[in-house]
RNA sequence: CAAACAGUCCGCCUUGUCGCGAGGUGCCGCAAGGUAUCGCGAGGAAAGUCCGGGCAACAUAGAGCAUCCUGCUUCCUAACGGGAAGGCGGUGGAAGGGCAACCAACCAUUGACAGACAGUGCCACAGAGAAUAUACCACCAGAUCUUCGGAUCCGGAAAGGGUGAAAACGCGGGGUAAGAGCCCACGACGCGGCUGGCGACAGACGUGCUGGCAAACCUCAGGAGUUGAAAGUUCAAAUAGGCAAGAGAUGAGGCUGCUCGUCUAAGAUCUUCGGAUCGCUCUUGCGGGUAGGACGCUAGAGCCUGUUGGUGACGACAGGCCCAGAUAAAUGACAAGGGUCGUUCCUUCGGGCACGAUACAGAACCCGGCUUACAGGACUGUUUUUAUU
RNA sequence: GGGCCUGUAGCUCAGGGGUUAGAGCAUCGGACUCAUAAUCCGCGGGUCGCUGGUUCGAUUCCAGCCAGGCCCA
Numbered sequence: 001c002a003a004a005c006a007g008u009c010c011g012c013c014u015u016g017u018c019g020c021g022a023g024g025u026g027c028c029g030c031a032a033g034g035u036a037u038c039g040c041g042a043g044g045a046a047a048g049u050c051c052g053g054g055c056a057a058c059a060u061a062g063a064g065c066a067u068c069c070u071g072c073u074u075c076c077u078a079a080c081g082g083g084a085a086g087g088c089g090g091u092g093g094a095a096g097g098g099c100a101a102c103c104a105a106c107c108a109u110u111g112a113c114a115g116a117c118a119g120u121g122c123c124a125c126a127g128a129g130a131a132u133a134u135a136c137c138a139c140c141a142g143a144u145c146u147u148c149g150g151a152u153c154c155g156g157a158a159a160g161g162g163u164g165a166a167a168a169c170g171c172g173g174g175g176u177a178a179g180a181g182c183c184c185a186c187g188a189c190g191c192g193g194c195u196g197g198c199g200a201c202a203g204a205c206g207u208g209c210u211g212g213c214a215a216a217c218c219u220c221a222g223g224a225g226u227u228g229a230a231a232g233u234u235c236a237a238a239u240a241g242g243c244a245a246g247a248g249a250u251g252a253g254g255c256u257g258c259u260c261g262u263c264u265a266a267g268a269u270c271u272u273c274g275g276a277u278c279g280c281u282c283u284u285g286c287g288g289g290u291a292g293g294a295c296g297c298u299a300g301a302g303c304c305u306g307u308u309g310g311u312g313a314c315g316a317c318a319g320g321c322c323c324a325g326a327u328a329a330a331u332g333a334c335a336a337g338g339g340u341c342g343u344u345c346c347u348u349c350g351g352g353c354a355c356g357a358u359a360c361a362g363a364a365c366c367c368g369g370c371u372u373a374c375a376g377g378a379c380u381g382u383u384u385u386u387a388u389u
Numbered sequence: 390g391g392g393c394c395u396g397u398a399g400c401u402c403a404g405g406g407g408u409u410a411g412a413g414c415a416u417c418g419g420a421c422u423c424a425u426a427a428u429c430c431g432c433g434g435g436u437c438g439c440u441g442g443u444u445c446g447a448u449u450c451c452a453g454c455c456a457g458g459c460c461c462a
Stems, first nucleotide, its partner, number of pairs: 002384009012338007020041002023038006043360001047371002050369005055228004067224005072086005087113001088111006096103002114219002119217002121213003136161002139156002142153004169187002172184003189208004194203003232295004242286007253263003267278004302321008339358005345352002390461007399414004407445001417431004438454005
């Protein structure tokens, strides 16, 4: 210097003209509103709606069961299935140690990483045998036969071959007819107390015995009330129901304002014949409630800078700042100039002309994460190759 | 704005860890018929939506995406 990988960050800018949204101020207007002017107006993911919380309404004696979720430890946090630091394991490399099996400082990367010694279940095909182990080939003892090469029968054995993802701890030695944790040393694994550590865990000691699968059932530990801004609070037309009061066939009411005229309502029961009650029509008022409006709505677990505590996630203190709030849904279009990247050409190696590209996407109650999409660029770290010093 | 379900052959659906994923209809070939239909026989056809993970082994179990459908005033 280049490439790859990982992590963090940025993710076009300026000006002009014409618009769009909500707001402040001035003027006009009784008001609705109009007009002038001022500053403001999408994201790192606003997305998926996968987790967690705020907020709101409703529910809520206590305990157990069921269902669902989470799952090494400690910490961070409002909380989390998120994050930080650590422990242990896997994979790749590897100084070194060991007769060997194997162990291993260190580096990189990675793990949905509680429990298989509570119980149940599953392990296809292949293979003799797959969790109660097993005898196909080869091995060994004995018996019988023998053409002396071996064959047959019966037993031993899990060391060798073969099958398989996996063959009932590994290796060296002893032992044996041949063999075998059968015995011993070392190594791997489980359990117990001791020591160190907040803890996961580690170390040495003693002791035991061995398959895998819990993203199979399950066990253990912890957690989960339900519904989501269409939550919820509030104001409140027209029409039709409900309730109350009043008026009305001696005509209320309608027929454009007035007069005339005309049209129209439903009567029934009781009666002491005066009226009363139930209807019918109209007027007024009240109440529920729909359309619709307002609040919820954006000053917040907020942003920036500095100091400071912590390995870190993150916290504390001080100062400064205000940064979308629409509702069928504003945040745009055009023009000019400039960035950045790519390509061709030119070059006085400083650079210049031209052309092309400039992504993914778009608030809808608000936050913290995760996941997914993304042109191009910047920085940091690791590894590798080549060249130079 | 919020919630739920589905994806397997051209179409409609089974299969819920085990060897090479099936069924019906459709397509194609043959038989029967003078011919067609019906009927009978046979063949082919699959990225089990995609990408990872768990497992010896995944259509099936788990996670994340993609597409489609339905419901709620």